The RNA shown here (transfer RNA) has 75 nucleotides and comes from a Hadesarchaea archaeon. The coordinates come from a structure-prediction model, not an experiment, and the mean pLDDT is 81. Its Rfam family is "tRNA". The family's RNA type in Rfam is transfer RNA. The organism belongs to Hadarchaeia (SeqCode), within Archaea.

RNA sequence: GGGGUCGUGGGGUAGCCUGGUCUAUCCUGCCGGCUUCGGGAGCCGGUGACUUGGGUUCAAAUCCCAGCGACCCCA
Numbered sequence: 001g002g003g004g005u006c007g008u009g010g011g012g013u014a015g016c017c018u019g020g021u022c023u024a025u026c027c028u029g030c031c032g033g034c035u036u037c038g039g040g041a042g043c044c045g046g047u048g049a050c051u052u053g054g055g056u057u058c059a060a061a062u063c064c065c066a067g068c069g070a071c072c073c074c075a
Stems, first nucleotide, its partner, number of pairs: 001074007010028003020058001029047006051067005
């Protein structure tokens, strides 16, 4: 230099191909409550995310283009 795969809450993960409804799924963490002598476990509630910019569209995590980052292959 060329090619490929990937990037989603604090951590992990589904959704992307085939755009759409109401609050983006689930596990975990964290916060509060119930329970307990206290803790743990359990139950209930809450918290918080689409890598960046642009484009297409009535509507984009999803499609298109460019950038950034990670990993792999070729040279």